RNA sequence: AUCUGAAAAAGGCACACCAUUCGAAAGAAUGGGUCGCAAAGCUAUAGGGCCUUCAACCUAGCGGGAAGCUAGGGAUGGCAGCCAGUUACCGGA
Numbered sequence: 001a002u003c004u005g006a007a008a009a010a011g012g013c014a015c016a017c018c019a020u021u022c023g024a025a026a027g028a029a030u031g032g033g034u035c036g037c038a039a040a041g042c043u044a045u046a047g048g049g050c051c052u053u054c055a056a057c058c059u060a061g062c063g064g065g066a067a068g069c070u071a072g073g074g075a076u077g078g079c080a081g082c083c084a085g086u087u088a089c090c091g092g093a
Base pairs, nucleotide, nucleotide: 002093003092004091005090012037013036017032018031019030020029021028022027035081041086042085043084047083048082049079050078051077057073058072059071060070061069062068
């Protein structure tokens, strides 16, 4: 440096759920919790994917109407514990 996670040591993270707070929502923060995780560390305008709509905007209907209401679409809002990119501890080869 490359490949790798069988056995082991030291440790690490923390799903669902609960409480409080923020948010329209998706979701996030803190504390508890512990399903799991060898990157469940980091990266979300500039790879793909997924979620959300009270963003702008577009379309349709109602409407006198560029108001308003309803429906659909729509990220610049989110997700890294979906893949990906990137850095790294310990052991083995």
Notes:
A computed fold for a 93-nucleotide RNA, annotated as c-di-GMP-I riboswitch aptamer. The coordinates come from a structure-prediction model, not an experiment, and the mean pLDDT is 83. The model forms 95% of the base pairs in the Rfam consensus.